[in-house]
Molecule: c-di-GMP-I riboswitch aptamer
Organism: soil metagenome
RNA sequence: UAAGGGCAAACCCGUCGUGAGGCGGGGGCGCAAAGUCAUGGGUCUGCGCGUAAAAGGUAUGCAGACCGCCAGACUGCCGAA
Numbered sequence: 001u002a003a004g005g006g007c008a009a010a011c012c013c014g015u016c017g018u019g020a021g022g023c024g025g026g027g028g029c030g031c032a033a034a035g036u037c038a039u040g041g042g043u044c045u046g047c048g049c050g051u052a053a054a055a056g057g058u059a060u061g062c063a064g065a066c067c068g069c070c071a072g073a074c075u076g077c078c079g080a081a
Base pairs, nucleotide, nucleotide: 006031007030011026012025013024014023015022016021029068035074036073037072039071040070041069042066043065044064045063048062049061050060051059052058
């Protein structure tokens, strides 16, 4: 470097969830770690709980989601001439 193989955004359908989103199918924008881990930062959610005197609102903490946002840690496929 060629070839083979891998993953799968938006969107659509089904399903679960209050939600962010998850899972399955279709799809294919992209990806050499778009494999794994929420550890640090970031973004997002709000059924509900604590605090800010009460209500509403808001903030913050708890609780969650995203690793296809950026770091970090761990692991890892193929290779013809």